[in-house]
RNA sequence: GCCGAAGUGGCGGAACAGGCAGACGCGCACGACUCAAAAUCGUGUUCCGUAAGGAGUGUGGGUUCGAUUCCCACCUUCGGCA
Repeated sequence: GCCGAAGUGGCGGAACAGGCAGACGCGCACGACUCAAAAUCGUGUUCCGUAAGGAGUGUGGGUUCGAUUCCCACCUUCGGCA
């Protein structure tokens, strides 16, 4: 230099023939249980906003009524070729 793959909450990782983003698990917070703790169980757990509502899938554009998903460029990581 060329080719390919991947990038989603604090972490792992779903959702992909374009149609409710954050399932499920871990972690964390509070509570129950216990003399106390562990284990277990319950509830909650992105951000902005008083609310209505809005934003958010590496970054920036494009297509579309609608994009995590399709297209283009770039960034980062990994693999292959030279």